[in-house]
RNA sequence: CAUAAUGGCGACUAGGGUUCCGGCUCAUCUUUGAGCGACUGCGACCGAGAGUUACCGGCUCCUUAAGGGGAGCUACACGGAGGGAUAAAAGCCCGGGAGGU
Numbered sequence: 001c002a003u004a005a006u007g008g009c010g011a012c013u014a015g016g017g018u019u020c021c022g023g024c025u026c027a028u029c030u031u032u033g034a035g036c037g038a039c040u041g042c043g044a045c046c047g048a049g050a051g052u053u054a055c056c057g058g059c060u061c062c063u064u065a066a067g068g069g070g071a072g073c074u075a076c077a078c079g080g081a082g083g084g085a086u087a088a089a090a091g092c093c094c095g096g097g098a099g100g101u
Base pairs, nucleotide, nucleotide: 007056008055010053011052012051015046016045020043021041022039023036024035025034026033027032057074058073059072060071061070062069063068076096078099082094083093084092
């Protein structure tokens, strides 16, 4: 430097705020408007490298005339500040970063 191979994609959860819905307050009272996320909302939305899980993939070995089939493995992982996106924020992204062991 190249090759997806401490791989890819999805579902869920921890967590997160407030564009919508709902809730609350005020006003208007025909309808609606403004404000509030220090509103505990499984309504909805965002969401983990170091969380859970499924599928695919990868590697090694066995087996089949071939096509294919089977078994095992897929480890470890402490982590700022600051910045970025979105309506806004976050364990999201920068980032298996800086740094540390």
Predicted 3D model of a 101-nucleotide RNA (Guanidine-I riboswitch aptamer) from an uncultured Methylococcaceae bacterium. It matches the Rfam family "Guanidine-I riboswitch aptamer". About the family: This family represents a conserved RNA structure found upstream of the ykkC and yxkD genes in Bacillus subtilis and related genes in other bacteria. Its mean pLDDT, the model's own confidence on a scale to 100, is 82. It was read from a public genome assembly, where an Rfam model found it.